[in-house]
RNA sequence: CGCUGAUAAAGGCAAACCCGUCGAAAGGCGGGGACGCAAAGCCACCGGUCUACGGGACGUUCCCAUGACAGCGGGGUUGCCAGC
Numbered sequence: 001c002g003c004u005g006a007u008a009a010a011g012g013c014a015a016a017c018c019c020g021u022c023g024a025a026a027g028g029c030g031g032g033g034a035c036g037c038a039a040a041g042c043c044a045c046c047g048g049u050c051u052a053c054g055g056g057a058c059g060u061u062c063c064c065a066u067g068a069c070a071g072c073g074g075g076g077u078u079g080c081c082a083g084c
Stems, first nucleotide, its partner, number of pairs: 002084004012037002017032006035071001041077003045074003048069003054064004
């Protein structure tokens, strides 16, 4: 430097759900809690998904991201331990 992640050590993160809080919502953050995770660290670049305050169509429905999701896939980037 590259590949791999079965076992072990040091440890790390934390789904659903509940409480608080911010937000129009999706969702974020804090606390509790663990389904899982070897990048479940970080980045919306590509695809995808969610939401629609506001705007538009226009007629009560539909469309639009400038808002989100990194625990949907890919990509980029940094990194612990072990083995080769």
Model confidence (mean pLDDT): 85 of 100. Predicted 3D model of an 84-nucleotide RNA (c-di-GMP-I riboswitch aptamer) from a Gammaproteobacteria bacterium. The source organism's lineage runs through Bacteria, Pseudomonadati, Pseudomonadota and Gammaproteobacteria. The model forms 95% of the base pairs in the Rfam consensus.